[in-house]
RNA sequence: GACGAACGCUGGCGGCGUGCUUAACACAUGCAAGUCGAACGGAUCUACAUUGAGUGCUUGCACGAGAUGUAGGUUAGUGGCGGACGGGUGAGUAACGCGUGAGCAACCUGUCCUCAAGAGGGGGAUAACUCUGGGAAACCAGGGCUAAUACCGCAUAAGACCACGCUAUCGCAUGGUAGAGAGGUCAAAGGAGAAAUCCGCUUGAGGGUGGGCUCGCGUCCCAUUAGCUAGUUGGUAGGGUAAAGGCCUACCAAGGCGACGAUGGGUAGCCGGACUGAGAGGUUGAACGGCCACACUGGAACUGAGACACGGUCCAGACUCCUACGGGAGGCAGCAGUGGGGAAUAUUGGGCAAUGGGGGAAACCCUGACCCAGCAACGCCGCGUGAGGGAAGAAGGUUUUCGGAUUGUAAACCUCUGUUGCAGAGGACGAAACAAAUGACGGUACUCUGUGAGGAAGCCCCGGCUAACUACGUGCCAGCAGCCGCGGUAAUACGUAGGGGGCGAGCGUUGUCCGGAAUUACUGGGCGUAAAGGGCGCGUAGGCGGCACGACAAGUCAGGUGUGAAACCCCUGGGCUUAACCCAGGGCGUGCAUUUGAGACUGUCGAGCUGGAGUGCAGGAGAGGAAAGCGGAAUUCCCAGUGUAGCGGUGAAAUGCGUAGAUAUUGGGAGGAACACCAGUGGCGAAGGCGGCUUUCUGGACUGUAACUGACGCUGAGGCGCGAAAGCGUGGGGAGCAAACAGGAUUAGAUACCCUGGUAGUCCACGCUGUAAACGAUGGAUACAAGGUGUAGGAGGUAUCGACCCCUUCUGUGCCGGAGCUAACGCAGUAAGUAUCCCGCCUGGGGAGUACGGCCGCAAGGUUGAAACUCAAAGGAAUUGACGGGGGCCCGCACAAGCAGCGGAGCAUGUGGUUUAAUUCGAAGCAACGCGAAGAACCUUACCAGGCCUUGACAUCCCGUGAAUGGCGUAGAGAUACGCAGUCCCUUCGGGGCACGGAGACAGGUGGUGCAUGGUUGUCGUCAGCUCGUGUCGUGAGAUGUUGGGUUAAGUCCCGCAACGAGCGCAACCCUUACGGUCAGUUACCAGCGUGAAAGACGGGGACUCUGACAGGACUGCCGGGGACAACUCGGAGGAAGGUGGGGACGACGUCAAAUCAUCAUGCCCCUUACGGCCUGGGCUACACACGUGCUACAAUGGCCAGCACAGAGAGAAGCGAAAGCGCAAGCCGGAGCGAAACUCACAAAAAUGGUCCCAGUUCGGAUUGUGGGCUGCAACCCGCCCACAUGAAGUUGGAGUUGCUAGUAAUCGCGAAUCAGCAUGUCGCGGUGAAUACGUUCCCGGGCCUUGUACACACCGCCCGUCAAACCAUGGGAGUUGGGAGCACCUGAAGCCGGUGAGGAGCCGUCGAAGGUGAGCUCAAUGACUGGAGUU
Repeated sequence: GACGAACGCUGGCGGCGUGCUUAACACAUGCAAGUCGAACGGAUCUACAUUGAGUGCUUGCACGAGAUGUAGGUUAGUGGCGGACGGGUGAGUAACGCGUGAGCAACCUGUCCUCAAGAGGGGGAUAACUCUGGGAAACCAGGGCUAAUACCGCAUAAGACCACGCUAUCGCAUGGUAGAGAGGUCAAAGGAGAAAUCCGCUUGAGGGUGGGCUCGCGUCCCAUUAGCUAGUUGGUAGGGUAAAGGCCUACCAAGGCGACGAUGGGUAGCCGGACUGAGAGGUUGAACGGCCACACUGGAACUGAGACACGGUCCAGACUCCUACGGGAGGCAGCAGUGGGGAAUAUUGGGCAAUGGGGGAAACCCUGACCCAGCAACGCCGCGUGAGGGAAGAAGGUUUUCGGAUUGUAAACCUCUGUUGCAGAGGACGAAACAAAUGACGGUACUCUGUGAGGAAGCCCCGGCUAACUACGUGCCAGCAGCCGCGGUAAUACGUAGGGGGCGAGCGUUGUCCGGAAUUACUGGGCGUAAAGGGCGCGUAGGCGGCACGACAAGUCAGGUGUGAAACCCCUGGGCUUAACCCAGGGCGUGCAUUUGAGACUGUCGAGCUGGAGUGCAGGAGAGGAAAGCGGAAUUCCCAGUGUAGCGGUGAAAUGCGUAGAUAUUGGGAGGAACACCAGUGGCGAAGGCGGCUUUCUGGACUGUAACUGACGCUGAGGCGCGAAAGCGUGGGGAGCAAACAGGAUUAGAUACCCUGGUAGUCCACGCUGUAAACGAUGGAUACAAGGUGUAGGAGGUAUCGACCCCUUCUGUGCCGGAGCUAACGCAGUAAGUAUCCCGCCUGGGGAGUACGGCCGCAAGGUUGAAACUCAAAGGAAUUGACGGGGGCCCGCACAAGCAGCGGAGCAUGUGGUUUAAUUCGAAGCAACGCGAAGAACCUUACCAGGCCUUGACAUCCCGUGAAUGGCGUAGAGAUACGCAGUCCCUUCGGGGCACGGAGACAGGUGGUGCAUGGUUGUCGUCAGCUCGUGUCGUGAGAUGUUGGGUUAAGUCCCGCAACGAGCGCAACCCUUACGGUCAGUUACCAGCGUGAAAGACGGGGACUCUGACAGGACUGCCGGGGACAACUCGGAGGAAGGUGGGGACGACGUCAAAUCAUCAUGCCCCUUACGGCCUGGGCUACACACGUGCUACAAUGGCCAGCACAGAGAGAAGCGAAAGCGCAAGCCGGAGCGAAACUCACAAAAAUGGUCCCAGUUCGGAUUGUGGGCUGCAACCCGCCCACAUGAAGUUGGAGUUGCUAGUAAUCGCGAAUCAGCAUGUCGCGGUGAAUACGUUCCCGGGCCUUGUACACACCGCCCGUCAAACCAUGGGAGUUGGGAGCACCUGAAGCCGGUGAGGAGCCGUCGAAGGUGAGCUCAAUGACUGGAGUU
């Protein structure tokens, strides 16, 4: 895009079309084929006329059956024509059925047209009718009568037909045509009319129309259908037919068809056309038109011009109906209609007015053909549901950042119009012949008038593809979905709403076909790695084929002719108001046939050529093949000697062998298999493959020559042969090796890898198998298209005395590389380049190289080779990362080397767990756990219990009141409540401040979400990286730069380089520390001078120490070695300091949805007399346990005692707190001084000196507990710290494992500070004393760069395989069972044609023959206990 559609929602009108796709299922009822009385005899009706049995009587009247005639009707039967057309359906059919084009010299043709001739004279019947009989009926039988355009002789008759020969002529054969000759055979019907005449009849010829038959070409799928065929193929003779013919029969021959697809199976009516498509194609065959086939199923003939006959006959069968049970009747795939089936398809309508058909002389009759109407948005087309104006941008809705935005000129409102609707009036064409008459549609279309915006809009969609976005609800639920995919609390994807987009009386969905799809590739694809080259050769059919000449004209090309029906399609024009629709003309119809030409190319024939191909001759090379023989080294075994305790084997071992003498070694022997070195991307072969030497036989290639043949060529479906290893059969052989097997190890296990043994097998002969990653994953042949460089075999040239070297050339085999090709990788004269020819093969993954079937095989198995089902991918190449029990280089307290620890003990502290009313919350590997917390008795506090408050403890706004905080008293656990006393400040005089009371907006929340966020932080990591611009390369992802060579702590620097530059990082700049200098000199300092009993205490000094401000100093600057003359590095000098001097601050792009909503801020959600607020008490301090981090120890490098030295950095006013005094002490008293270089905290401790202890659970260790005190604080019970006395636990150096540290570091010693009323073993700082070790980078961990592999990309904590368990689905096998289909054989055998018999008929008989029955098989389905694997979850 399309549809004979269906379904969902919706639905105003008209025109034109279309409407059982399913059950060729079954059918009630009505209608669909009749007509002719001008063919015939009857019957019957009416009118009239004549007659008239008889009857009534009034006796001449009436009635009147019947008969005859005339006229007009009706019509059962005989007869004629038509029922073979028209209408329906698509079951069957793969066929001369259809299409197309030819042929019939092998034919027919009623009615129609033309022409010629004719119609004389007879005959016998038979329906109807009547009678009799039978039957329920349908109907039938018999006797009798009768007519014809019914039937039959006779006559006439040809140019008809039959047979015979002759002549002429023609043809593709048989033969045809024409002419004359003689012989034989065969015709006829009448009717109407007053007549003319008309309609008929017979014979023949011609035409026309319609048919029959034959042939060429075309016409679906399956080869898992490969062979089929006995009337089969042909002949002769005969029969039969309208006609050729095995169409049929007899006889004879043995043929005929088939890979160019026979036979079989499946499916199907075919075509013009229709849909789609740029076309080529693909799909389809409704409606309309042509052909065919069928008419309940099967068979058969009759009649006829025509049938094997839809509304005819006979028979059989199934079914339905009637029946008196004896018998009968029926056939909607005609039009309506019914049931049924189905997702689904209409009225038991009107009319013959038109068109057409049958009959008739005609009138006319018949016509469910047809023309119309009805139903259905089923399709196409047209129209409408209003038009113009209208901004306060109304109200309402939606949304909002609260300003607005949007719905939206949309509405209201104003001015109009009148399609359609409704009502009224008028009113067709179609009607033509023939003057009249004649219209179902239809009072319809159309026209006019009135009325009145009035009655007339929905459906789908809005994540991308794909035009159109927000809000709310929901919360991996409910749901959506064509593909990708949405939904787990901020969903443009679900549902709803607002808004928007699309189409519009429709819109969506489903189904089907084509397109896109170059995704079956003719146009127009591929096969190295994506699916795809046969394992290899020989060769059949077939396909294709060198140079030049001639002929022919099959292909080819051009012209003519015929045909290619109409409709459809295209163009032009016309008719309905337009369109759809309809009409006319033209085009088209790509084809087929025929004819006339052309002669290049292909083809065929003829005659040539040598370049392709082959032969000959002359050579050399080779693991080419087959057979026979020979050889040495090695292994093993046997015998003998020497010799002694091990050997062997492995990562390490063990099994095994060995004192019965192994291994080792020497000599001799046996046997089998394989051939070291040479040996080489060397050689040979078609491939598989081939390796010691010799001989014999044998294939091929190559070089040279140019004697011969003269296209003999290439490819190759089937076919035939070869074909590694393993395997199989028979018979040998068997040294080594070695599936299976056994043992030993390894391991969680180890049916493995390793070891010790070991059988088939490996070897030979003969046979089978026929597969491999049979690979160059690359079929064969030919030609062409840059080079360079090896190597093997040959030939020629040059040079040389000669050999090499060198040059040219042929053949083979490699590497590199250009153009070109390729998705890329890569290929590249040995193509995967450019071309031609032939073969094989591919068409998403899995299922599956499976199943079934066939073929092959002894078997194993091979070959050929599906489907159901399932997935939205599977796959290739390359890219960037990440990863690797890959590689290279390098770094880090990473290991190693060391020192001290942790892990064991007690205690402190944090965490888990448990407990609890609550033990608030967070942090979770490193990177949570002395963490948030720089300090929980109340407070803090967020938790729990209880008591209370509700505009609130806090903010802003409004109203009212005037104090209130506070003080005192009472009650209470307190919050709070009540009472008493008490009574405000500022002011511009408006008011404001403050407090209380009240109302509502609001406050408040440590409630949730760190996965909605900001900010802050941790971590990789102070690791050296991360990027950009321009350029270049690549189809692209991307690469280059950033890689490489050096070097560095460093992407630090140097050099090189299709890169050149730049940014964030590194470094430096900052702070501190180490040195001296300058300046400054109090509270610090004191060398010299002075005072002083002494003390820098004072005068003084500015030197020193120190303080703290400034500038300096270090830069590989200098020297030497190395390096590339570089960067840099090593060593040295000088220097306080030397190669970033030490330390700090400083943390690139990013990663971890890392941490934090409980610091703070914040979106959304939630609570609102509570999830807010106040208070008291409790809890965060619990305790069987487990873990982390610490402290103290376990002691003699120590403990204790005594006396006695030396710091730094800090803190201090609600503070630090001196001296003196008291107390054993904690502390108390005291209050000087100090807002601090001044005073205080404040004695530093370890060390050093002296003494004691003597290795012990101790004079170690200090837990725990008791008693008594002290301090802070409203308050130390839960639950603080300190002191004294007493008590004196565990612990004797800590398993596996594990941490820190490279120098003023570790270790050790004390001091200070923050927090803080009080409360550090924690934290942050400070100084004192002060080591050991680093060979080195193999290993562990982490990291950087380069490279490699990858099936990973949430990135190895990845991905992923198989069994098992469970569910579901499809499928194979299966003892069988059931049903269908096509044949075969036999039995029976209807109707009927034909034949026989018969004068003929009847009857009987025979062949054939439907249906039926029987049998053995074949085939297709369904089903089946059980069973096999497969798929999905």

Model confidence (mean pLDDT): 84 of 100. This is a predicted structure of a 1433-nucleotide RNA (small-subunit ribosomal RNA) from an uncultured bacterium. Rfam family: Bacterial small subunit ribosomal RNA. Its family is annotated with structural constituent of ribosome and ribosome in the Gene Ontology. The sequence is in RNAcentral, with records from ENA and SILVA.